[in-house]
């Protein structure tokens, strides 16, 4: 020194579904414990479907930085579970 592992910025960013239950949230009642009602964007579409636009989450690359041999173990993304749909990364082989 690379390489890898943790991490900051900063630019890009696929994929973000459908349909059911919970449920953060919200609002009303009520002295109190409590109750009740909505409900995890919105508009439209579909079911030989599972999509379209903003929103919104988001692995991951890329640049360039800090701490490292110490952390971390076979995947990882879209509130949570279920039953579907289609996808993307990341890593191993080959092959152009």
């Nucleotide at each position: 020194c690379a390489c890898c592992g943790u991490u900051c910025g900063c630019a890009g960013g696929a994929c973000u579904g459908a349909c059911g239950a919970g449920a953060a949230g919200g609002g009303g009642c009520g002295c109190g414990u409590g109750u009740c009602c909505u409900g995890a964007g919105u508009g439209g579409a579909g079911u030989c479907a599972a999509c379209c636009a903003c929103a919104u989450g988001a692995a991951c690359u890329g640049c360039g930085g800090a701490c490292g041999u110490u952390c971390g173990u076979u995947g990882c993304c879209g509130c949570u579970c279920g039953u579907c749909u289609g996808g993307g990364c990341a890593u191993c082989a080959u092959u152009u």